[in-house]
Context: one part of a larger RNA
Molecule: small-subunit ribosomal RNA, 5' domain
Organism: uncultured bacterium
């Protein structure tokens, strides 16, 4: 001097911050991802029109609201934790002539003409349920062939050039492959679509350095180390396989064991350094434990899927459900850590052409003196130096201008009226905080002080009780009958809405 702090006494007010550091222990409940009807076919409900009626209503069409399914786009972001990890996991600093990238930009080219299903839906039917199963009908930006075809890929031939070892780039020929889907709209057009280059953004793969303790851990390794083929991946690679050789690491610490998420940074210090990594920013990993893969641009996928443990819950005992290390909350562990609020107004995101929906991301609002900072609890005059209190050598002294008592003020708080900025879009409208903050009045010192110490380090001393008892104490050390050192008062200092001890770090 710091602190995500506890605890003990105490506590008036604002403004920024901050708040499970334990048991990554286990979760009742409600919310945290949708959304588009201008993709697509039905359902339903309203209005209207018509037609047919047994008069009950059916049927059609048309507008308009709504939407369970098919499809699209997002659910790989955003938000949590820090269990693992000593590693190319992070931080720098290079490569990648080994890569990949939805949506955005921009540029070329393009969109022709058929198929066949199949949810939804009807019928039947199993099943406690959760969820099926059979038949039958349907759309489409769903799905499947054709045809068009380069500056795309794939072979081959040739030329130029240039490098970095494989080899790269560029213009050429030839052969062969591979593409599409439409919606709105009166239109005009716009919003999609396919294939191609090129840009941006995101990733991904290499290596050089750096990165914690132990030698009472010294040999370590068999896909282990190269090679050659084949697979496999967006890509190089034993990443995989099968042969081959017998390598490769290590005292410059191999290996194994413990500890640990890294970094910008933070705290402390003159500075070198030590010491952490809460909050906030970037990256990594992980999501009940452990494997595994579909989907897609992207994942080995928190709130998707299978399987397998373990735990929990429902059953009709056949079989089923679940995952808070999301925001609240519970319960337990702890010395300890919060509200089962409010809004999408704002800045961000997703989806949609739009309006607009969704967003416990986020912006506020509740609780804690957890922490900083600011502001009060008065101000000025007052000596009979009142009264009490302590102490007294009994004269006094101290508390002490302190109080009473004047006088003047009005912060904060209380009440009363007035009231924002964030609000951007073209007009309009739109604020959760919020009647907040601020602004006028009111009324009256009135509502607001407390905690540690006083033997010496260390500022501040007396009296009384006690009697090596009772206590105290960070260190020296106090206390056995006059204790400035226990405990009380009364005095003093020291900080203050805070003091004081404890734990940690410099």
């Nucleotide at each position: 001097g710091a602190u995500g702090a506890a605890c003990g006494c105490u506590g008036g007010c604002g403004g920024c911050g901050u708040g499970c550091a334990u048991a990554a222990c286990a979760c009742a409940u409600u919310c945290a991802a949708g959304u588009c009807g201008a993709a697509c076919g039905g359902g339903u409900g309203c209005g209207u029109a018509g037609a047919c009626u047994u008069c009950g209503g059916u049927c059609u069409g048309c507008g308009u609201a709504u939407u369970a399914g098919u499809g699209g786009c997002g659910g790989a972001c955003g938000g949590g934790c820090g269990a693992g990890u000593a590693a190319c996991a992070c931080g720098u600093g290079a490569g990648c002539a080994a890569c990949c990238u939805g949506c955005c930009u921009u540029c070329c080219a393009g969109a022709g003409g058929g198929g066949a299903a199949u949810a939804a839906c009807g019928c039947a039917u199993g099943g406690a349920a959760a969820c099926g199963u059979g038949c039958g009908c349907u759309a489409a930006u769903a799905c499947c062939g054709c045809a068009u075809a380069a500056c795309a890929c794939a072979g081959c031939c040739a030329u130029a050039u240039g490098g970095c070892a494989u080899c790269g780039u560029a213009a050429g020929g030839c052969u062969g492959u591979c593409a599409a889907a439409g919606g709105a709209g009166c239109a005009a057009u716009c919003c999609g679509c396919u294939g191609g280059g090129a840009g941006a953004u995101g990733g991904g793969c290499u290596c050089g350095c750096g990165u914690c303790c132990g030698a009472u851990u010294a040999g370590g390794c068999a896909g282990u180390u190269g090679g050659c083929g084949g697979g496999g991946u967006a890509a190089c690679g034993g990443c995989u396989c099968a042969c081959c050789a017998a390598a490769c690491c290590g005292a410059c610490g191999a290996u194994c064991g413990g500890u640990a998420a890294c970094c910008g940074g933070a705290c402390u210090g003159a500075g070198a350094g030590g010491u952490c990594g809460a909050a906030c920013g970037g990256u990594c990993g992980c999501a009940u434990u452990g494997g595994a893969a579909c989907u897609g641009a992207g994942a080995a996928a928190c709130g998707g899927u299978c399987c397998a443990g373990a735990c929990u819950c429902c059953u009709a005992c056949g079989g089923g459900a679940g995952g808070c290390a999301g925001c609240a909350g519970u319960g337990g562990g702890g010395a300890a850590u919060a509200u089962u609020g409010g809004g999408c107004a704002a800045u961000g995101g997703g989806c949609g052409a739009a309006a607009g929906c969704c967003u416990g991301a986020c912006c506020c609002a509740g609780c804690g003196a957890c922490g900083c900072c600011g502001c009060g609890u008065g101000a000025a005059g007052g000596a009979a130096g009142a009264a009490g209190g302590u102490c007294u050598u009994c004269g006094g002294a101290u508390u002490g201008u302190a109080a009473a008592c004047u006088u003047a003020u009005g912060u904060c708080a209380g009440a009363g009226g007035g009231g924002a900025a964030g609000a951007a879009a073209g007009a309009a409208a739109u604020g959760a905080c919020g009647g907040u903050a601020c602004c006028c009045u009111c009324g009256g010192a009135g509502g607001a002080a407390g905690c540690c110490a006083c033997g010496g380090c260390u500022a501040a001393c007396u009296a009384c009780g006690u009697g090596c008892c009772a206590g105290c104490a960070g260190c020296c050390g106090c206390g056995g009958u006059a204790a400035u050192a226990c405990g009380u008062a009364g005095g003093u200092g020291g900080c203050a809405a805070g003091c004081g001890u404890u734990g940690u770090c410099c």